[in-house]
């Protein structure tokens, strides 16, 4: 140069003209006003994912939420957080040549279930072929050879995604962990390093146990419920108008949000028609906030100091045009510089692209969407 | 805000307690008929929305993510 890989951090700026929305001062109108309305100025006004709504927490309300069951998460160790299906760090495995990535990674020698097709057998192992043998027949060259039954084997062949450890000996009628060696795995004792998942190393047991738990399930651990349209205030309206039902202490209905116990309220309670209100404040933005610094920590993140405020709308503002100027990226028979070269770089001209996307209560994260340039570092080629 | 469903041929849907992806209509040829229709045989068509994962094996199961429908307030 090519081609990966990982990380932050950034989201072009200035200035003129016209417009948006709250804030504040300051005039000016309604009977007074620090409430309304109007004018002028002065200053603010999206994001890195504001978004998906996929976790997780604050907050405010249900009686501050009691058992017990169901049901749902989570699932290698250690830390970090308010909390987490997060985040760091580390251990095993798995994939890349390799920077580096991925992992729902407890439990299959509690149970129950599946394992299509093929294949003798698919999980209390099995006999299709083959290989031993026993007894019968029958052929015989009298060595043995075919058939039938019947028993032994799991080494040999084929199937299949997998066939009940592997390789040699030895042993046998033939065979087989049956017995031994070495390898593999697996439990059991012990020792060394580690907080700890784990790692290393000796000894024994012939123990050999199939996968599948992202099937059901066991075993640990966590989990009440709704949701700012929560929830409060105030203005307004208003007839509890017709009918149905179930019910007034033999207790309907309701709270504890799926069920039952257990409690507490309890005289109305649900539906159907039919009328009315459909407006304003708070809640709201000062927070587990952001920046810098120093301590501790491998880091995640914590403590300590300093310095800072930076949208709050509610059919919904934060825009729209002009001129410049920076970076950037393609061409160029332009002009210079560097280097032994491969290549770089800088001035100049011309021409191009700048994305995804728009707060609604409000943090933490994940996950997608995304133009462009910066930083390590990994490969492989150039070239000296 | 909150909560559920679905996506599989050119439509309209099964299949989804894993194990060769089907059905109707459509579309093409053939037969039949003078012709056409209908009827008969037959044949093509499938990234099971998309990208990972679990499993010998994935439309089926898990996980993310796009689209579309729906209820509630």
């Nucleotide at each position: 140069g090519g081609a990966g890989c990982g990380g932050g951090a950034c989201a072009g700026g200035u200035g003129g003209c016209c417009g948006c929305u709250g804030c504040c001062u300051u005039g000016c109108c309604c009977c007074c006003g620090a409430a309304g309305g109007c004018a002028a100025g002065g200053g603010a006004g999206a994001g890195g994912a504001a978004a998906g709504u996929c976790c997780g927490g604050g907050c405010u309300c249900c009686a501050c939420a009691g058992g017990a069951c169901a049901g749902g998460g989570u699932g290698c160790u250690g830390g970090g957080u308010a909390a987490c299906c997060c985040c760091c760090a580390g251990u095993c495995c798995c994939g890349g040549c390799g920077a580096c990535g991925g992992g729902a990674a407890g439990g299959a020698a509690a149970g129950u279930g599946c394992c299509a097709c093929a294949g003798a057998a698919a999980a209390c192992a099995u006999a299709c072929c083959g290989c031993c043998u026993g007894u019968g027949c029958g052929g015989u060259u009298c060595a043995c050879c075919g058939c039938a039954c019947g028993g032994g084997u799991a080494a040999g062949g084929g199937u299949g995604a997998a066939a009940a450890g592997g390789u040699g000996a030895g042993g046998u009628a033939a065979g087989a962990g049956c017995u031994c060696a070495c390898c593999a795995g697996u439990c059991c004792u012990c020792c060394c390093g580690g907080u700890g998942a784990c790692g290393g190393a000796a000894g024994g047991a012939g123990c050999u146990a199939g996968g599948u738990a992202a099937a059901c399930c066991c075993c640990a651990c966590c989990c009440g419920g709704a949701g700012c349209a929560a929830g409060g205030c105030c203005a307004a309206a208003u007839a509890g108008g017709g009918g149905a039902a179930c019910g007034c202490u033999u207790g309907a209905g309701g709270g504890c949000u799926g069920u039952c116990c257990g409690u507490c309220c309890g005289a109305g309670u649900u539906c159907c028609c039919g009328g009315g209100u459909a407006g304003g404040c708070c809640g709201c933005u000062c927070g587990a906030c952001c920046c810098c610094g120093a301590c501790g920590g491998c880091a995640a993140c914590g403590u300590c100091g300093g310095a800072g405020c930076u949208a709050g709308a509610u059919g919904a503002a934060u825009g729209g045009u002009c001129a410049c100027c920076g970076a950037c990226c393609c061409g160029g028979c332009a002009g210079g510089a560097g280097g032994u070269g491969a290549c770089u770089c800088c001035u100049c001209c011309g021409g191009g692209a700048a994305a995804c996307a728009g707060a609604a209560c409000c943090c933490g994260g994940c996950u997608u969407a995304c133009g462009g340039a910066c930083c390590a570092c990994u490969c492989c080629g150039g070239c000296a | 805000g909150c909560g559920g469903g679905u996506g599989u041929a050119g439509c309209u849907c099964a299949g989804c307690u894993g194990g060769u992806a089907g059905a109707g209509c459509a579309u093409a040829a053939g037969c039949u008929u003078c012709c056409c229709a209908a009827g008969c045989u037959u044949a093509g068509g499938g990234u099971c929305g998309c990208g990972g994962g679990u499993u010998c094996g994935a439309a089926u199961c898990c996980c993310g993510u796009c689209g579309c429908c729906c209820g509630c307030u």

Predicted 3D model of RNase P RNA and transfer RNA as a complex of 457 nucleotides. It holds a member of the Rfam family "Bacterial RNase P class A". It is annotated as a ribozyme. Rfam links the family to the GO terms tRNA processing, dimeric ribonuclease P complex and ribonuclease P activity. From the family's description: Ribonuclease P (RNase P) is a ubiquitous endoribonuclease, found in archaea, bacteria and eukarya as well as chloroplasts and mitochondria. Model confidence (mean pLDDT): 76 of 100.